[in-house]
C1' cells in the first nucleotide's frame, strides 16, 4: 500500500430571545376547617363549659409579562424472551397445551451473556449450527430411473433350453435362471482399493483403509479426545414429521391495584299548626288572603323590634349509610441504578470503598426563529465563494435481553497479499 475479520464509541457544538412540561423559593388574594387573642351572652358543682362579633397566624387553591436551576434514545422501536411489582386462583399428583435441548459456568431470571467441545465453511484472522433420540413405533424422501430402504435386473456380463444363420472361429433372435463387478438416472442406489475365488460375480475369503458397535488404557469437572484389541457388523436420510426422553412454564396485566368523591337513583332518620276566620274551584289530605302560634335566616352580635321564608301522604329541606359515576389524589420514578478506583475469575460475572441523583407528561411538555462555528451531500461556479438539505426515530410502571432501523462520523485489536528498507 491493497483486501478483509472481531470490538467499542459519537449521533452537530455555542450565544441570544420566545414558548411548552414538571420540582423549588418568593409576592399579593381568600372559602370551609384549625390555632391564639381582646370583647360580650348564657350555664355552672365555681375547677370551668358553651355560643357569638373582630383582629391575628396557619392553609389547601387562585394569580403574578416574578426568581433559581432540570427536561428523550442508542435504539426511547417491535413487544419477542425472561423477572421485579400488583389483583385473582392454588393440598398433592397425573393429562392436555406450550417452550428449550453438546457440557460446563454467570444471572433475580431467561430461548439472554461468556468460556470450551464437536459439525460445516474460509489460505486465514474468524464465522456459522434448534448441537438429545432414525434398532420404541408410524410416516415422507419431488423429478429422473427398472428399483428409494429388510431394494432393484433397463443396458450390459455369465450359464443352460429351443430357433435361424455361418466363410465352422462364431453370430443373431425368443425363453429360463445367475449376478449388483461395468454403464445410465438421481441430491441420494446398500463401504473403497487390491488380491484370491467364480460360468460370470459378490465381505463370499484375506491384507490394508474408512465407518460403526463393544472391551480395556490413559486424559480432563464435563461434552469429548489419543491409543489399542476384538467383530465382516457395513446398518441411507428427515425428529423448525407425527412421536419418545428430559427440563421449564398457574391466569391477568399500572386501563394492574389502593384512596377520596360532585351530580343522579337507592335506603335510615329527624324538624315547626293534620291550627282559626273570609274567598275561589275541576269539591280535594286542593288554593289564596289574614290572624295567632311555632321553626329558620337577614338586618354587625345579644334582648327587643321588623323583614322575608317555610310549617308535615307525596313533593320538597336537613343530617346519617352503602354502592359508586364525572372527576381528583396515589401506585410514580432511588434503582437487580449510574461513574470511578481496588480485589476474584480466561470471561460473562461477583464482593467492597469513594462519589453523583440524571424526565415524570395524561390526548399527553422536550419546540420555534435568528447570529457564529464545524462535518457530509447535492447543485452553481471552477481563484474567492454561493445556495439548499441533515439518518433512523422519539419516553407512558420499572429492569435484563434478543431482534429491527439509521445520514454520517471517530477509535482500538488481528488476519491475509504486495513491495521497499
Nucleotide at each position: 500500500g491493497g483486501a478483509g475479520c472481531g470490538g467499542a464509541c459519537c449521533g452537530g457544538g455555542u450565544g441570544a430571545u420566545c414558548g411548552c412540561c414538571g420540582g423549588c423559593c418568593c409576592c399579593g388574594g381568600c372559602a370551609u376547617c384549625c390555632c391564639g387573642g381582646c370583647g360580650u351572652g348564657g350555664c355552672u358543682u365555681c375547677g370551668g363549659c358553651c355560643g357569638c362579633u373582630c383582629c391575628g397566624g396557619a392553609g389547601a387553591c387562585c394569580g403574578g409579562c416574578g426568581g433559581c436551576g432540570g427536561g428523550a434514545g442508542g435504539a426511547a422501536a417491535g413487544u419477542c424472551c425472561g423477572g421485579g411489582c400488583u389483583c385473582c386462583g392454588c393440598a398433592g399428583g397425573g393429562u392436555u397445551c406450550g417452550a428449550u435441548g453438546g457440557u460446563g459456568g454467570g444471572u433475580a431470571a431467561c430461548g439472554c451473556c461468556c468460556a470450551c467441545c464437536g459439525g460445516c465453511c474460509g489460505c486465514g484472522a474468524g464465522g456459522u449450527c434448534a448441537g438429545g433420540g432414525a434398532c420404541a413405533g408410524u410416516g415422507c424422501c419431488a423429478c429422473a430411473g427398472a428399483g428409494a430402504a429388510c431394494a432393484g435386473a433397463c443396458c450390459g456380463c455369465c450359464g443352460g433350453c429351443g430357433g435361424g444363420g455361418u466363410u465352422c472361429g462364431c453370430c443373431c433372435c425368443g425363453c429360463c435362471g445367475g449376478u449388483a463387478a461395468g454403464g445410465g438416472u438421481g441430491a441420494a442406489a446398500c463401504g473403497g482399493u487390491g488380491a484370491g475365488g467364480u460360468a460370470a460375480g459378490a465381505g463370499c475369503u484375506c491384507a490394508c483403509c474408512a465407518g460403526c458397535a463393544g472391551g480395556c488404557c490413559g486424559g480432563g469437572u464435563g461434552a469429548c479426545c489419543g491409543g489399542u484389541c476384538u467383530g465382516g457388523c457395513u446398518c441411507g436420510g428427515c425428529a423448525a414429521a407425527c412421536c419418545c426422553c428430559a427440563u421449564c412454564g398457574g391466569g391477568a396485566g399500572c386501563a394492574a391495584g389502593g384512596c377520596c368523591a360532585a351530580g343522579c337513583a337507592g335506603g335510615a332518620a329527624g324538624a315547626a299548626g293534620a291550627u282559626c276566620g273570609u274567598c275561589c274551584c275541576c269539591c280535594g289530605a286542593g288554593g289564596a288572603c289574614g290572624g295567632c302560634g311555632c321553626g329558620a335566616g337577614g338586618c354587625g352580635a345579644c334582648c327587643c323590634g321588623u323583614c322575608u321564608c317555610g310549617c308535615a301522604c307525596c313533593c320538597g329541606c336537613u343530617u346519617c349509610c352503602g354502592g359508586g359515576u364525572c372527576g381528583g389524589c396515589u401506585g410514580c420514578u432511588g434503582g437487580a441504578g449510574g461513574u470511578u478506583c481496588c480485589g476474584g475469575g480466561c470471561a460473562a460475572c461477583c464482593g467492597g470503598g469513594a462519589c453523583c441523583c440524571u424526565a415524570g407528561a395524561g390526548a399527553a411538555a422536550u419546540g420555534g426563529u435568528c447570529g457564529c462555528c464545524u462535518g457530509c451531500c447535492c447543485g452553481c461556479a471552477u481563484c474567492c465563494g454561493c445556495g439548499g438539505g441533515c439518518a433512523c426515530a422519539g419516553a407512558a410502571c420499572c429492569c435484563g435481553g434478543c431482534u429491527u432501523a439509521c445520514a454520517g462520523g471517530u477509535c482500538c485489536g488481528c488476519u491475509c497479499c504486495a513491495g521497499u528498507c
Molecule: Bacterial RNase P class A
Organism: Planctomycetota bacterium